[in-house]
Context: one part of a larger RNA
């Protein structure tokens, strides 16, 4: 490079927005730049290929052709593409008018736990285990009752529920912001789809500067176990976990499955509209499951949320191990990230 692939064998970028770029509804005419057809002119020559000829054949040579699939020019064609303008509305979008949800952010209230701290009853044990022991405890513990003060997390509702682009979101309110979805079709008229490079968002750990510190707890002590035990269990506990502000950019960031359109049998459950009625079936749009046909798959399975049938764009693979390693760049305060080889070696 062609081909062939990417759910689990190598391979979908963690996610979104968006530039360049690629691709792009329906209609009616204009143009003739892509295509397409005739005409000319070059497309040296030898050489390759076809005929014929000259050396007794052959090589080899002569000669005729044909091909040189290309360029230019100019003569028309005009269905796609394309350019420039008209026009439409079914793709997108906007407006009203209704509904939805743990979507986001800063605030305020809340009640059980839990630690702790005052005071009261009370008296010898609590704790903790396979059993124990370190550990607390007559300077009165553990249990109780009252108060009181902290910090963090929200039982029940709850759910193969819900919402968000993903990461992810859950006591209660009421601001403030965003989205989704039905139904009517008023508006604008292809404004679209995808998206190298950028931007912005990313759990958990970490990191830097100030708060904060109940529980829980990497380090780290002691107590136990064992042949030993740098562990598992049991006592403690220090960074973290929580907040505010800037980093950092990684996860089995998973459905291991890029987006976005179109088209393909049914069964069934449930969330959110909407319609219509015999107020129970039951229709329709959007979402989430299950189970199954054709189909596809190497099976496993998938299967209108497609891994099926087609289109557009972008990402990525190319045997194992070396190695996500090295050098070099770039970003990072640093952990480090992001790029990304050989040699060798089966």
């Nucleotide at each position: 490079u062609u081909g062939g692939g990417u759910u689990u064998a190598a391979a979908g970028g963690g996610u979104c927005c968006g530039u360049a770029g690629g691709c792009g509804g329906g209609a009616a005419a204009u143009u003739a730049a892509g295509u397409c057809a005739g005409u000319g002119g070059u497309g040296a020559a030898a050489g390759c290929c076809a005929g014929c000829a000259g050396c007794u054949c052959a090589a080899c040579u002569g000669u005729u052709g044909a091909a040189u699939u290309g360029c230019c020019a100019u003569u028309g064609a005009u269905a796609c593409u394309g350019a420039a303008a008209u026009u439409c509305u079914u793709g997108a979008a906007u407006a009203c008018a209704a509904u939805u949800g743990a979507a986001g952010u800063g605030g305020g209230c809340g009640g059980a736990a839990u630690a702790u701290g005052u005071a009261g009853u009370g008296u010898a044990g609590c704790g903790g285990u396979g059993a124990a022991a370190u550990g607390c405890u007559u300077a009165g513990a553990u249990a109780u009752u009252a108060c009181a003060u902290a910090g963090a997390a929200c039982a029940c509702c709850u759910a193969u529920a819900g919402c968000g682009a993903a990461g992810g979101c859950a006591g209660c309110u009421a601001a403030c912001u965003a989205g989704g979805c039905c139904u009517g079709g008023a508006c604008u008229g292809a404004c679209g789809c995808u998206g190298a490079g950028g931007c912005a968002c990313g759990a958990a750990a970490g990191c830097a500067u100030g708060g904060g510190g109940a529980g829980c707890g990497a380090a780290c002590a002691g107590g136990a176990u064992u042949a030993g035990a740098u562990a598992c269990c049991c006592u403690g506990g220090u960074a973290g976990u929580c907040c505010a502000u800037g980093c950092c950019g990684u996860a089995a960031a998973c459905g291991a499955u890029g987006a976005u359109c179109a088209c393909u049998c049914g069964a069934u459950a449930u969330u959110g509209g909407c319609g219509a009625u015999a107020u129970a079936a039951u229709g329709u749009c959007a979402g989430u499951g299950u189970c199954c046909a054709a189909g596809c798959g190497a099976a496993a399975g998938u299967g209108u949320u497609a891994a099926g049938u087609g289109a557009u764009c972008c990402a990525c693979c190319u045997g194992g191990g070396g190695a996500g390693u090295a050098c070099g760049u770039u970003c990072g305060c640093a952990a480090g990230a992001a790029u990304g080889a050989a040699a060798c070696u089966c």
Record summary:
The prediction has a mean pLDDT of 88. A computed fold for a 346-nucleotide part of an RNA from an uncultured prokaryote, annotated as small-subunit ribosomal RNA, central domain.